[in-house]
Overview:
This is a predicted structure of a 693-nucleotide part of an RNA (large-subunit ribosomal RNA, domain II) from Candidatus Hodgkinia cicadicola.

Context: one part of a larger RNA
Formats: sequence, structure tokens, C1' cells
RNA sequence: GUCAACGAGUUGUUGUUGUAAGCAAAGCUUAUAUUUAAUACCAUUAAUAGGCGAAGCGAAAGCAAGUCCACAAAGGGCAUCAAUAAGUUUACAGCUUCAAACCCGAAACCGAGUGAUCUAACCAUGGACAGAUUGAAGACUGAUUAAUCUCUGUUGGAGGAUCGAACCCGUGUGUGUAGCAAAACGCUGGGAUGAUCUGUGGUUAGGGGUGAAAGGCCAAUCAAACUCGGAGAUAGCUGGUUCUCUGCGAAACCUAUGUAGGUAGGUUGUUGGUUUUAUCUCAAAGGAAGGUAGAGCACUGGAUGGAUGGGCAUAACGAGAGUUAUGUUAAGAUUAAACCAAACUCCGAAUAUCCCUUGAGGAACUGACCAACAAACACACCAUGAGCUUAACGUCCAUGGUGGAGAGGGAAACAACCCAGACCUUCGAUCAAGGUCCUUAAAUCUGAACUAAGUGAAGAAGAUAGCAACCAUCAAAUGUCUAUCAGGAUGUAGGCUUAGAAGCGGCCAUCAUCUAAGGAAAGCGUAACAGCUCACUGAUUAACAGAUGGCUGAAUCUAAAAUGUAACGGGACUAAGUUCAGUACCGAAGUCAAGGACAUUGCCAAUAGAGCAAUGUGGUAGCAGAGCAUUCCGUAGGCCAUGGAAGACAACCUGUGAGGGUUGUUGGAGGCAUCGGAAGCGAGAAUGUUGAC
Repeated sequence: GUCAACGAGUUGUUGUUGUAAGCAAAGCUUAUAUUUAAUACCAUUAAUAGGCGAAGCGAAAGCAAGUCCACAAAGGGCAUCAAUAAGUUUACAGCUUCAAACCCGAAACCGAGUGAUCUAACCAUGGACAGAUUGAAGACUGAUUAAUCUCUGUUGGAGGAUCGAACCCGUGUGUGUAGCAAAACGCUGGGAUGAUCUGUGGUUAGGGGUGAAAGGCCAAUCAAACUCGGAGAUAGCUGGUUCUCUGCGAAACCUAUGUAGGUAGGUUGUUGGUUUUAUCUCAAAGGAAGGUAGAGCACUGGAUGGAUGGGCAUAACGAGAGUUAUGUUAAGAUUAAACCAAACUCCGAAUAUCCCUUGAGGAACUGACCAACAAACACACCAUGAGCUUAACGUCCAUGGUGGAGAGGGAAACAACCCAGACCUUCGAUCAAGGUCCUUAAAUCUGAACUAAGUGAAGAAGAUAGCAACCAUCAAAUGUCUAUCAGGAUGUAGGCUUAGAAGCGGCCAUCAUCUAAGGAAAGCGUAACAGCUCACUGAUUAACAGAUGGCUGAAUCUAAAAUGUAACGGGACUAAGUUCAGUACCGAAGUCAAGGACAUUGCCAAUAGAGCAAUGUGGUAGCAGAGCAUUCCGUAGGCCAUGGAAGACAACCUGUGAGGGUUGUUGGAGGCAUCGGAAGCGAGAAUGUUGAC
């Protein structure tokens, strides 16, 4: 891993609701005991205590159709009353209380015991340490000294001394890692007369021991051993929870929570009951509240450059007072102008919301209320309106949609986008989104344009001697545009400034003349001049597919990424690209057609069964309904069975399905219709349990 077997809402009890039944015009019930009858049990009849109900109010004494609060005859609360005024007992079903309470699962806590043959420390008694090296104290001899001291040599044999086997340990590394081994093996390494190593026996026990102390060790177990028990501890947590069909069908929100992955009440779902259109959508008319979008600056604030006035400085004029001019400054005032605001408003919508009336659609996903039973309270994306942050497949709100719980077609593939809501069958039809060269079902369809970039088939500000359409202006020889030739002057080197300032450093002014035209000069240039262009003017050449400007459409550049084209799904395409207009066709589980099934309602009918019609039949959590099968019991002293039971295998028939039936083979002794009853009642999942392979 596969196969087989086993494997999870049970039982008692409390309350409550529903259904069924008994009794009931205040009753209903009967533990125990007794009676009747009987061989005896079951059962039947009568029936005590007790229980519920028939009266409430008050904390209570208590009072009582009333009572309590109160000084109260006031007032109020709860009852009475009234309304279609009934309860009680049993059975079954749903939920519930207390119990292990659907099943499996902790780490832990407590009690009583068992362990020191491992290991830690200690006690008693034994044992072990090749060989080599070093050479302490002391002693002796000699020298020396007044005597000590001191020195030489010899002897001596100390040491948690040195090297190194046994022995003990385990430094580094390799192998091993399903091993030789639940800690080993190879090489290497540390101690090796000592705080050494070791045999045997003994002592200390679990909040306790022992510990040269690492939370180490206490039998492969230690931040509290092991065994059994309390015990099915508890688990707002994870996992699992077994047959079928049918009807309806959610939520991921609000409020609260020692609450945030739990729970309670509400919203939303289901079933039953009451009411019976009170509901919903659309349209029309009437009415209501508003301060959003926008806009504005009248308030509150912000914010820009001016003008007027104020202060200061400088200059000029004036005898002086002061006047004028220029510059500068400020937090202020006035004024005209242009602006900004979620917490500004002199203004102000559309939608949305609410009320009422009428009409139409519609009879359902109606509405409201009562009761029972839930699930849910982690949501996601898209569109729109806001905040954070005009970052995110971001986060937090609001309104709607889809997913969730929704299959089908389209978007190459793609929960949340577009179309569309799957009862079943059909080699029928028609259409949606989207498509019609091939892949690939259907147009190599029709008409008119654009594009040359493979644009199409990613992309901005900006750029484009390349295109197309339109509009305006100019121009039909009184000469557009371009090119060529020529002029582009004079007062004058304008004034000031300056070493210089001559159109061209700076400041001021910016006139006039001659002219076809020529700026007191638009740009280079000079130290300053000079010099070269431009504006402007004349001439020559010469144009309708014109020139200039504007605007629109398409195109180009801008344009760099990591395995391989790789930014049409591919082939490929000059349309099979883009724009406008048109026709035909394809295209879904949509719709229609034909046939069938089921549910609900209505009609006919009448308790059963069929028919007709209308409407409906996606579905997770969940609620409700109807069934199938298994084991056992009654029916059953019955029926089937050696003329072959159950079981096994196969084929066929049959039911929407769980399933059922027949026949044949095998098997060799039991099985059971029908209608009821009762459950150890259905397995694919639980790192499920056991067995086999």
C1' cells in the first nucleotide's frame, strides 16, 4: 500500500413543543398494599397516600376575587374579569437538563506502591599499577670557620614529578547512520603512586535522594523515575462520523462578551399554525426632510502679485518750515483683480430615501405575528462612492453584482470578468456573449475608406525632411512657395556712462530724412572700429498633385533581462489589420418543439386510484418529507426445503434510487412471505484497530 473484519448521537433522567390515544361540562393519574378471577404470569375492576390542575397577591406573617406599596376610600403593580376560558395520563418524535453523553486524542494533577544488579555519593572488606627517567630532604667524607654559616664529592630515594604499556578516559578526524553496535570501529589523543583504578557486600527513594554543579544521574525513561489506581480527568482545539430519493435553502452582518478562530440575543434559513394581499415591481400625480456633487468667496481660515496710505534711507530744490523724486521695509488698514478648503458657505442639484393616492403587472423567493428546529457571527473579487496612501491580488467602510453554494458557452489556459441559471431523453429548431482562412462549428461575404509599421499583436512626456481627410488665409501671372542676383542707406559714432562703448557692455530715449525698401537694430564678430548675416525691398526663374497656418485620423522613434521564439494561443495573414455601413451563417445544459418523470396548486373524483390544466424541479451549512436494506421477536404447532435451504458465481428481467426478482452452476441443511415490533442497523477516509498478502 491493497483486501477482509471491526469502528462513532446511545441509555436513564428533567423540562418543553408537536403528533396520536384514554378520561374530562373540574377533574386526570395510581408507587405500595388489597380485592376479583386464575395452576401461575400477563391482564381486568375498584381504589388510599402523593403529583398536576381548578386563585391570586405579598419578601413574609398573612389576607383573598382580590392583594401589595401607602396616612389614604388617592394612585399605581400583578391578578380577577373578558375572549372560541381545560386539564391530565400514556406512547412516539424533535430539542433540552444532569449524568463519560457522538467517537478517538493530551501535556498534566492526586493516592498507594516498586526500584541504587545502570548510574551519583558514602561505608565495610579485598585487589591492581611492565619498563625507563629525573634525583628533594636527610646522612657520610673532605675543604673551610674561633664556632656556626658555606662549599665539594659520595650516599640517599622524595614527588597530586617526567616518558611510556597494562588499566582508566574519550581530544581531533574518517567510517558507520535499516550500523557489528538504540553511541561501535580505524587512526590520533589525555591520565597512568594518585583528589588513582577496581572486585564483593551494604546505605541514601521521587518535590525525595545523590551531585568537585552539567539541571547532571537515580535500570536505553528525568525542570520531578517507574507501576497500578482516581479515570472514559479535562480539551471554547485538530481529525473522523457509514443507505437512497424528494421539497425549500442560508450566513460570514448588528449588539454584547477576561471577547476577538468561542458563545448569547437580533438579522438571514426551514417546518407547522393564525391572518388572507396587508408584500413586491413599474408608471403617473401630489407631498416631506436635506446641505452631498458642483459652484462660490458673503462668513471662518489659507494664499498671489499690484495700487493708495504709514515708517526709514538717499538725492534734488528751498533761508526755513517743508516739497518733490527714487529706493527700501512691515505682523497693519483700505481698495481693484486672480485663487484654495473634510472639520468655510451668500448658493446648490441629479440619484437615493420617506409618506399618501390611483393604475398596471404579479399570486410568487409575498408581508406581519405565534411556536419549534437550526446553521452562521474567518468571507473573496468586480463596478461605483469615500478614508488611509489617486502604492499593492493592500487595508477599512458604503451601494450593487458574482463566487461562496453555480454546472454550461465566451475570454488560448483563467472561483469572483462577459453571456446564461443544468429534472431526464432527442444524429430536432432558434438565438445570447463571442465568432465565421487552417487548427476549429460558421463569409477567403458585399460596399466605402485608412495603414506599410507585421502597426494590428503592451507603454508616457517629448520628437518626426514620411502619409490621408477637413477648415481658414494667400496666390491664377498685378507671379504663391523655393532658389539665384542686387540693395539693406542718411542726420549719426543718437544722448549718458566709460580708458574705449561707433546698431549689437550698461542706462535713457527710440525720432526724422531719402526711399522700391532698409530696426537709433534680431544674431555672430572687434580692445574699440572693421567685417558677415537677418528683418525689409527690387529683379530673374516659375506652380494646381500649389503654399502657409490650424485641426482630425493612422503610422514612426522614444522601447533594456535573465533555460528557448515567448507581448496574435499556433500556423500563417497586406488582410485573415483598422474605421464606417450591410446581409447571411455558426454558436450554450438559454428558449422553443416532441416524449417522459416528480412536486405543489386547482378541477373532476372520493378516502383508494387515475385523468386534465397551470406553475415549478442548480445547490454547501441546514430544516422538512417519503422510502430501501441488515440482525432479532411476534404472526408461526404456519409456509418453503435432500424431487436440494442459506451462502457463492454468472446471465437476464425490473425499480428514479437505496434495491428487488427469475434461471443456471456450485453448495449440502436450514430458510421464511405478509403485516407489525425492537435495535450492538448501513464505512472510503479518523498519521483509525486487528489479520492476510

RNAcentral holds the full RNA, with entries from ENA and SILVA.
Rfam family: Bacterial large subunit ribosomal RNA.